[in-house]
RNA sequence: GAAGCUAGCUAGACAGUCGCCGCUUAGUAAUAAGGGGAGGAAAGUCCGGGCUGCGCAGAGCAAGAUGACGGCUAACAGCCGUACGUCGUGAGACGCGGAAUAGGGCCACAGAGACGAGCAUAUUAAGUUAUGGUGAAACGCGGUAACCUCCAUCUGCAGCAAGACCAAAUAGGCCAGUAGGCUAUGAAAAUAGCAUAGGCGUGGCUCGCGUCACUGGCGGGUAGGUUGCUUGAGCGUACGCGCAAGUGUGCGCCUAGAUGAAUGACUGUUACGCGCAGCAAUGCACGACAGAACCCGGCUUAUCGGCUAGCUUCUUUU
Numbered sequence: 001g002a003a004g005c006u007a008g009c010u011a012g013a014c015a016g017u018c019g020c021c022g023c024u025u026a027g028u029a030a031u032a033a034g035g036g037g038a039g040g041a042a043a044g045u046c047c048g049g050g051c052u053g054c055g056c057a058g059a060g061c062a063a064g065a066u067g068a069c070g071g072c073u074a075a076c077a078g079c080c081g082u083a084c085g086u087c088g089u090g091a092g093a094c095g096c097g098g099a100a101u102a103g104g105g106c107c108a109c110a111g112a113g114a115c116g117a118g119c120a121u122a123u124u125a126a127g128u129u130a131u132g133g134u135g136a137a138a139c140g141c142g143g144u145a146a147c148c149u150c151c152a153u154c155u156g157c158a159g160c161a162a163g164a165c166c167a168a169a170u171a172g173g174c175c176a177g178u179a180g181g182c183u184a185u186g187a188a189a190a191u192a193g194c195a196u197a198g199g200c201g202u203g204g205c206u207c208g209c210g211u212c213a214c215u216g217g218c219g220g221g222u223a224g225g226u227u228g229c230u231u232g233a234g235c236g237u238a239c240g241c242g243c244a245a246g247u248g249u250g251c252g253c254c255u256a257g258a259u260g261a262a263u264g265a266c267u268g269u270u271a272c273g274c275g276c277a278g279c280a281a282u283g284c285a286c287g288a289c290a291g292a293a294c295c296c297g298g299c300u301u302a303u304c305g306g307c308u309a310g311c312u313u314c315u316u317u318u
């Protein structure tokens, strides 16, 4: 110098103007001031956990998941280390995974026959004995468990539309009650007194019962609102332990919380990349994948570019 391997980082910057969603302070309020506001994958919802509700004496069956050895972790199908196989000159990449002496199934083509014994030829007193040359495997405890199965370990179910609280109208539920009439005063409104206790059905009456209407009360649920809700297995940094994944201690920091769902638009300067025009100076245009919805750890998928570190191979020079 060229070509590669592995592990990470970043995802334009600054200023101004106008908006949107929370928070704090002041204010009765209007409002004012200050401060915060998407990601490395917020995605797919695949795996695991926290949290919540329900269930649950204990054990077992069923069903599902996992499967080398050792470790990490709250946990995992994740991660780290080691071993094995394949590929690569190499740095490295990819991959299978317990048991075939419990049992069943299957074993292409070829071959007489693929695990049962038969078939063909020769042979023998006798299916008695021998041979078969194909195949990865030929009678031997063959191969296959990513076919069922067995073994070991783990797993209750549902999910923030969980759950908790407050609580309209309408309808329905439960409980209690009755409208109204007559008389007197009065212009009326109203007041006072008296008697009775609404309508319908129960073939006439009373009680009772049923039902309907109205009034009042109670309770549950719906709409709506509040909460759960973001301080957490949290982030950064230094040191210790460990090959590593990780872990311990000290110090510092607070970093979205919407819900008919905010996180935007414009202007100026500038960096990088790319395209076009131009001899050049320069000018113009463009900017990856994608967007929170209870939280966290992983996996997978998408992604224009740029940068860093370690390592490998080849070539050249000293």
Stems, first nucleotide, its partner, number of pairs: 001314010012270007020037002023034004039289001043300002046298005051159004063155005068082005084095004098150002103148002105144003115140001119132004163227004173218006181194005198212005234253008272287002275284003
This is a predicted structure of a 318-nucleotide RNA (Bacterial RNase P class A) from Methylotenera sp.
Its mean pLDDT, the model's own confidence on a scale to 100, is 75.
Of the family's consensus pairs, 93% are formed in the model.
The sequence was found by an Rfam model in a public genome assembly.